[in-house]
Context: one part of a larger RNA
Molecule: small-subunit ribosomal RNA, 5' domain
Organism: metagenome
């Protein structure tokens, strides 16, 4: 000089487009944040409609029919989306390579195939036992729930051949035998759905090479450590586990130890090299009171799932239970300090659903705050008696000064009225009667804030007397202080203008 999630002081008209707990990964009332399908499935309510009987002629009743609602079963998300940066100095990230050591719902695109049984079990009804959370027995019931059987193009597993290639286990192709392993069905007949395979997209776990803070006042670490062999285990390689043998491994090229930090793309600053950051937006990683653990599933060792331990909260009939905002929004605390328990699913994406649709604090908007940027206004011409007042003064004047008064105009934004979008394909718009357009109106409703001894642009006059005070360095103040306070004055920045912190 820039800069910036800033904050303080003083000031303060409007818009646009950002941005807003950096501390206490402290605690948390209350409410929304992850649902959805009846075209899987059985029970139950049902508007309404049709037929029948009974009669009191508009009422009970019994078959059928049935949009619709939905607790249950059962099927898809719930592992995405959203937060946060505690932890982690690591193959976490980031960049570049690997597999002959891998998986991969839903999607695509290929060929094959869906035959026949079977038992239960929630809802439900009795019944019990709790203060509640929640249970317990009995008896009934259905399914794309569950379990056999059959069938196997192709796939697995075992054995045993050919034939091609390879860096070492090996790999790929053909033919063989034996063994094992599926499936559901729903329908508005238009389709939807299910098995198994084999390919592809996408999505992920794995390994390696380089690089990634600060301390040597940390210099020795290690025992599953280090490697073999052999078994287990995984989706898969490997001490990833076991059990047995060897004694190896790392380290001044900095191992261990201890501090410290989420990592990049980026941002900032610089001519550049570099030096600092890691807010917001996108990438990956970690995390969901604390700490461990598995289940289910294509996926998790799971923020709003489970258990088990610990703290803390809260109900309790004292037996026993129930809770996790580092989602959004709020509230207490901390703190210099950071907002609304706001609308809407209209858009753009997600989950289900065949579809209508439903759900959606993602998200799209709105409120709040000059926190940034950035843009616009507070008017514009003429106007000298150089009025008035104020402050100088040599008392003559100077200076504020075309500045104001007064004349002449013009209306951006504010305000008033009228129209009014686009964003939406046929419909369907929170924003929002909003943005933008148009007419009438009044100079009316809009300027401070810092300095002014040099560095550094802009100086007089009072008070004051090493006092009171200033101050960024150098320094001013002890009686004529351009350096202290106040006044005109003058200088910069202007809806800001100084301070402070912080970084180049």
């Nucleotide at each position: 000089g820039g800069a910036c999630g800033a904050a303080c002081g003083c000031u303060g008209g409007c818009g646009g487009c950002g941005c807003g707990c950096c501390u206490a990964a402290c605690a948390c009332a209350u409410g929304c944040a992850a649902g959805u399908c009846g075209a899987a499935c059985g029970a139950g309510a049902g508007a309404g409609a049709g037929g029948g009987a009974g009669c009191u002629u508009g009422c009970u009743u019994c078959c059928u029919u049935g949009a619709u609602c939905g607790a249950g079963u059962g099927g898809c998300g719930a592992a995405c989306g959203g937060g946060u940066g505690a932890g982690u100095a690591a193959c976490g990230c980031g960049u570049g390579a690997g597999g002959a050591a891998c998986c991969u719902g839903c999607c695509u695109c290929a060929a094959a195939g869906a035959g026949g049984g079977g038992g239960a079990u929630a809802a439900c009804a009795g019944u019990u036992g709790g203060a509640a959370a929640c249970g317990g027995c009995u008896g009934c019931u259905a399914a794309u729930a569950c379990c056999g059987c059959a069938u196997a193009a192709g796939c697995g597993c075992a054995c045993a051949g050919c034939a091609u290639c390879g860096c070492a286990u090996g790999a790929u192709g053909c033919a063989g035998u034996g063994u094992g392993a599926a499936a559901a069905a729903c329908u508005c007949c238009g389709g939807u759905g299910g098995u198994a395979u084999a390919a592809g997209a996408u999505g992920g776990a794995c390994c390696c090479g380089c690089g990634u803070u600060g301390g040597a006042u940390u210099a020795g670490c290690u025992a599953g450590u280090u490697g073999g062999u052999g078994a287990g285990g995984u989706a898969a390689c490997g001490g990833c586990c076991c059990a047995c043998c060897a004694a190896g491994g790392c380290g001044a090229c900095g191992a261990u130890c201890c501090a410290u930090a989420g990592c990049c793309g980026a941002c900032c600053u610089g001519a550049g090299a570099g030096g600092g950051u890691g807010a917001c937006c996108g990438g990956c990683c970690a995390c969901a009171u604390u700490g461990g653990g598995a289940c289910u599933g294509a996926g998790a060792c799971a923020c709003g799932g489970c258990c088990c331990a610990a703290a803390c909260u809260c109900c309790u009939a004292c037996g026993g239970g129930a809770g996790g905002c580092a989602g959004c929004a709020g509230u207490g605390g901390g703190g210099a300090a950071u907002a609304u328990u706001g609308c809407a699913c209209a858009a753009u994406g997600g989950g289900c659903g065949a579809a209508a649709g439903c759900c959606u604090g993602a998200u799209g908007c709105a409120g709040c705050g000059a926190c940034g940027c950035c843009g616009c206004g507070u008017g514009a011409g003429c106007g000298a008696a150089g009025a008035a007042g104020u402050a100088u003064u040599u008392c003559g004047g100077u200076a504020u000064g075309u500045a104001a008064a007064g004349c002449u105009c013009u209306a951006u934004c504010a305000g008033c009225a009228g129209g009014g979008a686009a964003g939406a394909u046929a419909a369907u718009g929170a924003c929002g009667g909003u943005a933008c357009c148009u007419g009438a109106c009044u100079a009316a409703g809009a300027a401070g804030c810092a300095c002014c001894g040099g560095c550094u642009a802009a100086a007089u006059a009072c008070g004051u007397g090493c006092c009171a005070g200033c101050a960024g360095c150098c320094g001013c103040g002890g009686u004529a202080a351009u350096a202290c306070g106040u006044a005109u004055g003058g200088u910069g920045c202007a809806a800001g203008c100084g301070u402070u912190a912080u970084c180049c």